[in-house]
């Protein structure tokens, strides 16, 4: 000289939390099987896909449509979860960065 442990102290304009906007995914959608009820009803489970993709796939309201039967339809609202931008706001909390001890 380099590099690597450590000890203390500082920085805030880097990073960490947390929150918000915004954009992407996923349409809170689809199909298939089984289960249940019947105009005061239209329900539950289960399994597939759907995502450069974890998790999730419900929840209220209106409206239609089945004349008693096995079959459900439209509409409207509202997330969460993952990323990526772009702000806020807190401070050292895991690091960074700078000096220092050994």
């Nucleotide at each position: 000289a380099u590099c690597a442990a450590c000890u203390u102290c500082a920085u805030a304009c880097c990073g960490u939390u947390u929150c918000c906007u915004u954009a992407u995914a996923u349409a809170u959608c689809u199909a298939u099987g089984g289960u249940g009820a019947u105009a005061u009803g239209g329900u539950c489970c289960a399994u597939a896909a759907g995502u450069c993709u974890c998790u999730a796939c419900c929840u209220a309201g209106c409206u239609g449509c089945c004349g008693u039967a096995a079959a459900u339809g439209g509409c409207u609202a509202g997330a969460c979860u993952a990323u990526a931008a772009g702000g806020a706001a807190a401070g050292u909390c895991a690091g960074a960065u700078g000096a220092u001890u050994u």
Annotation:
The RNA shown here (Purine riboswitch aptamer) has 102 nucleotides and comes from Falsibacillus albus. Taxonomically the source falls in Falsibacillus (Bacteria, Bacillati, Bacillota, Bacillaceae). Its mean pLDDT, the model's own confidence on a scale to 100, is 76. It matches the Rfam family "Purine riboswitch aptamer". Rfam's curators write: Riboswitches are metabolite binding domains within certain messenger RNAs that serve as precision sensors for their corresponding targets. Allosteric rearrangement of mRNA structure is mediated by ligand binding, and this results in modulation of gene expression. A class of riboswitches that selectively recognises guanine and becomes saturated at concentrations as low as 5 nM. In Bacillus subtilis, this mRNA motif is located on at least five separate transcriptional units that together encode 17 genes that are mostly involved in purine transport and purine nucleotide biosynthesis. It has also been shown that some members of this family are specific for adenine instead. The family is grouped with related families in Rfam's "Purine riboswitches".